[in-house]
RNA sequence: GCCCCGUUAGCUCAGUCGGUAGAGCACAGCCAUGGUAAGGCUGGUGUCGCCGGUUCGAUUCCGGCACGGGGCU
Numbered sequence: 001g002c003c004c005c006g007u008u009a010g011c012u013c014a015g016u017c018g019g020u021a022g023a024g025c026a027c028a029g030c031c032a033u034g035g036u037a038a039g040g041c042u043g044g045u046g047u048c049g050c051c052g053g054u055u056c057g058a059u060u061c062c063g064g065c066a067c068g069g070g071g072c073u
Base pairs, nucleotide, nucleotide: 001072002071003070004069005068006067007066010025011024012023013022019056027043028042029041030040031039049065050064051063052062053061
């Protein structure tokens, strides 16, 4: 230098034919107990890495960049 994969919640990860995002764990509140743990109920806590493009509409498609991993020379 070239090629491929990844980047989504605090953590580990889902999310295909484009229609404003979810699970588990963790966390917060409430219930319950004399009290604690366990348990039950409720809550998503998020700039979908960044900047542009296409589109009525982009996590999703296109381009560039950044970071991480792998390969080739």
About this RNA: This is a predicted structure of a 73-nucleotide RNA (transfer RNA) from an Acidimicrobiales bacterium. Rfam family: tRNA. It is annotated as a transfer RNA. About the family: Transfer RNA (tRNA) molecules are approximately 80 nucleotides in length. On this family, see Hou, Trends Biochem Sci 1993: "The tertiary structure of tRNA and the development of the genetic code".